[in-house]
Molecule: transfer RNA
Organism: Sciurus vulgaris
This record gives sequence, C1' cells and structure tokens, in this order.
RNA sequence: GGAGAUACAGCUUAGUGGUAGAGCACUUGCCUGGCAUGCAUGAGGCCCUGAGUUCAACCCCCAGUAUCUUUA
Repeated sequence: GGAGAUACAGCUUAGUGGUAGAGCACUUGCCUGGCAUGCAUGAGGCCCUGAGUUCAACCCCCAGUAUCUUUA
C1' cells in the first nucleotide's frame, strides 16, 4: 500500500426502514436488629463524524476518523 470486520447507556451487548431493549453496575423504596441476598422502582443512549437516498434511517449509498484481522 491492498482487502475485510467493528464503533449503541459507566461496562458487556441485542436490535435485517416505522421515534432503541437486556444483563451487570448506579438511584429510591420494601425486606433485616444491621449487612448481604431477594422484590419493586427510577435515572442514564437522538446509536463514531459528515453528507446523501427516503414520507420515515442504528439499519441503505458515499466520504472520513479510531481500533482489530489478514495480505504484500
């Protein structure tokens, strides 16, 4: 230099065009003499950036950034 993959909540991740869910962690309450466990509840994401297509984009097209793999 060529080819390919990945990028979503604090962490690990799901989501095949119709306004994004889960587990752990965190908040609050219940439970307990207290802690842990358990139960319930709430907050936290406009989805790496920009542009395009579309009535509508995490999803499709293009460019870029970062990381990884592979090839020379």